Source information:
A computed fold for a 72-nucleotide RNA from a bacterium, annotated as transfer RNA. The prediction has a mean pLDDT of 84. Rfam family: tRNA.
RNA sequence: GCCUGGGUAGCUCAAUGGUAGAGCAUUUCCUUGAAGCGGAAGGGGUUGCAGGUUCAAGUCCUGUCCCAGGCA
Numbered sequence: 001g002c003c004u005g006g007g008u009a010g011c012u013c014a015a016u017g018g019u020a021g022a023g024c025a026u027u028u029c030c031u032u033g034a035a036g037c038g039g040a041a042g043g044g045g046u047u048g049c050a051g052g053u054u055c056a057a058g059u060c061c062u063g064u065c066c067c068a069g070g071c072a
Stems, first nucleotide, its partner, number of pairs: 001071007010024004018055001026042005048064005
């Protein structure tokens, strides 16, 4: 330099172009003498960044940054 895959909540990962979700973690409450376990209810997101297409983009297209692998 070229090719492929990936970047989404604190962490690990989902999501056919049509309301961005789950598990764990975290907060409050119930339970307990207290804690753990268990139960109930919440908070938390510029979908790496910048543009484009579209009525509508995490998803499609272009550029760019970062990570992993491959070729030379």